A computed fold for a 73-nucleotide RNA from an uncultured Clostridia bacterium, annotated as transfer RNA. Its mean pLDDT, the model's own confidence on a scale to 100, is 83.

[in-house]
RNA sequence: GGGGGCGUAGCUCAGUUGGGAGAGCGUUCGGUUCGCAUCCGAGAGGUCAUGGGUUCGAAUCCCACCGUCUCCA
Numbered sequence: 001g002g003g004g005g006c007g008u009a010g011c012u013c014a015g016u017u018g019g020g021a022g023a024g025c026g027u028u029c030g031g032u033u034c035g036c037a038u039c040c041g042a043g044a045g046g047u048c049a050u051g052g053g054u055u056c057g058a059a060u061c062c063c064a065c066c067g068u069c070u071c072c073a
Base pairs, nucleotide, nucleotide: 001072002071003070004069005068006067007066010025011024012023013022019056027043028042029041030040031039050064051063052062053061
């Protein structure tokens, strides 16, 4: 220098026929208990790496760019 994968909640990830942003763990509150743990219920938490384009509508399609992993030289 060139090719490819990945980037979504605090962490690990799902969501790729374009229309609802989600799960587990964690966290907060409440219940259960003499108390803790377990268990049960409820809640908070996201510019979907960034910028632009297409579209009535984009996490999803296109372009650029940044980071990271990997392959080739």
Rfam family: tRNA.